[in-house]
Formats: sequence, C1' cells, structure tokens
RNA sequence: GCGGUAAUAGUAUAAAGGCCAGUACACGUCGUUGUGGAGUUGUCCCGACGAAAUCCAGGUUCGAUUCCUGGUUACCGCA
Repeated sequence: GCGGUAAUAGUAUAAAGGCCAGUACACGUCGUUGUGGAGUUGUCCCGACGAAAUCCAGGUUCGAUUCCUGGUUACCGCA
C1' cells in the first nucleotide's frame, strides 16, 4: 500500500428496515407478619425493581443498529 472482518450499557453478547434496542454478569435500591435465607464480623445465596448502549459524518427511505459512501479504531490476510 491492497483486500477482508468487526465496532451496541462497565464487560460479554443478541437484534434479516418499523422493538420501549433484548439477555447475562457486574453495579445500585429494596426484601412484603418481626431480621429475605445461610454463616464464628468482613462474606455467600435467593428474589423484585432500577440506572446504563447503537464509533463518527453524510446518503437512500415514510422509517436505518440494520442498506450505501467516506472517515476513525482494532484484528486477520496479501505484498
């Protein structure tokens, strides 16, 4: 330099043009009649709820995380 792949919450990952952008872990709050349960402090376990995300700029479209163009970054291959 050329080609390919990828970029979504703190982390990992789903979403085949119309979803409230989902899930898990982590984080926070709470625990229903008296301390949710266990345990020789710090911890562990269970449940409910909550906050948190589409790399950037354009384009197409009634509508874009999704398609197209350019850029940035990462990884892989070729030279």